[in-house]
RNA sequence: CGAGCCGAAUCGCCGGAGUCGUUCCAGCGAACGGGGGACCCACUCAGUACCGGGGCAAAUUCGCCUGCAGUCAGGCGGAGGCGCGAUCUUUCCGCGCCAGCCCGUCAGCUAACCCCGUAGGCCGUCGAAAGAGAGCCU
Numbered sequence: 001c002g003a004g005c006c007g008a009a010u011c012g013c014c015g016g017a018g019u020c021g022u023u024c025c026a027g028c029g030a031a032c033g034g035g036g037g038a039c040c041c042a043c044u045c046a047g048u049a050c051c052g053g054g055g056c057a058a059a060u061u062c063g064c065c066u067g068c069a070g071u072c073a074g075g076c077g078g079a080g081g082c083g084c085g086a087u088c089u090u091u092c093c094g095c096g097c098c099a100g101c102c103c104g105u106c107a108g109c110u111a112a113c114c115c116c117g118u119a120g121g122c123c124g125u126c127g128a129a130a131g132a133g134a135g136c137c138u
Stems, first nucleotide, its partner, number of pairs: 004122003010030004015025003031118006041108001052106001053103004060079008080098006087132006
């Protein structure tokens, strides 16, 4: 650099700057994604203490053992969830992951309505079967 992967995190128009080219910034729009928010329904006595409660994300949960102040850390195992194997879907098989962050005492669902994000990180495998679809060349 090309071809790809995780993820919502992409595309178009337009103005300015810059450039051999790639590009950057502002604005508008589309698309994708997330949160708040009625009736109805659901939950529901209040206060205090302890470890209040909630959101994004696949990233939860149970048992045993060890360290241990334990709500913590590590190891083993079970259940559950997520990703990859190069057109797509499903199954089998193989490999890997189950983190991190945010709100701030507050939020069930929720039409109208309101608000927010469009980042960041990687770069493997050249498995099998069935079905479906497309492209290129002649």
c-di-AMP riboswitch aptamer (ydaO/yuaA leader) from Patulibacter americanus DSM 16676, 138 nucleotides, folded computationally. Its Rfam family is "c-di-AMP riboswitch aptamer (ydaO/yuaA leader)". The family has 106 seed sequences and 7,607 matches in Rfam 15.1. The literature on the family includes a 2004 paper in Proc Natl Acad Sci U S A by Barrick et al., "New RNA motifs suggest an expanded scope for riboswitches in bacterial genetic control". Of the family's consensus pairs, 96% are formed in the model. The sequence was found by an Rfam model in a public genome assembly. The coordinates come from a structure-prediction model, not an experiment, and the mean pLDDT is 77.